[in-house]
Parts: sequence; structure tokens; C1' cells
RNA sequence: GGCAACGUAGCUCAGGGGUUAGAGCGGGCGCUUCAUAAGCGCUAGGUCCGUGGUUCAAAUCCACGCGUUGCCACCA
Repeated sequence: GGCAACGUAGCUCAGGGGUUAGAGCGGGCGCUUCAUAAGCGCUAGGUCCGUGGUUCAAAUCCACGCGUUGCCACCA
């Protein structure tokens, strides 16, 4: 440099045009216990990478940019 995949909660990920953006883990509070852990209940936490476009409607489709990963090429 070329190609591809990916980017959504603190972490790992689902969601692939219209539903109130979700799950597990983690965090907070409570129950339980002499206490802790485990278990159970409740709860907080989101610029869905950015900009623009398509659409009545975009996390979702398109373009460009940025980032991460993989493969290939290059090494003057």
C1' cells in the first nucleotide's frame, strides 16, 4: 500500500428499518448470615466510533473518514 471483518453499558456480546436499545459478568442497595461468600430481589449506567446521505422513520441501508483485528504485497 491492497482486500476483508469488526466498532452498541466498565468488560464480553445480542439486536440487521418502526416495539421503551437488551443479556451475561461487573457496580450500588436490600433480604438472608454472628460475619463473609454463595443464593434471591431491586436498581443505576448508552453521543449505538464520527460526518454526510437515503427514508415518513436509521444502532440497523449507502458514501467518506477514524480506529481495531486478520490476510496479502512492499522493504527503497
Transfer RNA from an SAR202 cluster bacterium, 76 nucleotides, folded computationally. Its mean pLDDT, the model's own confidence on a scale to 100, is 81. The RNAcentral record of the sequence draws on ENA. The organism belongs to SAR202 cluster, within Bacteria. The same sequence occurs in records of 2 taxa. It matches the Rfam family "tRNA". It is annotated as a transfer RNA.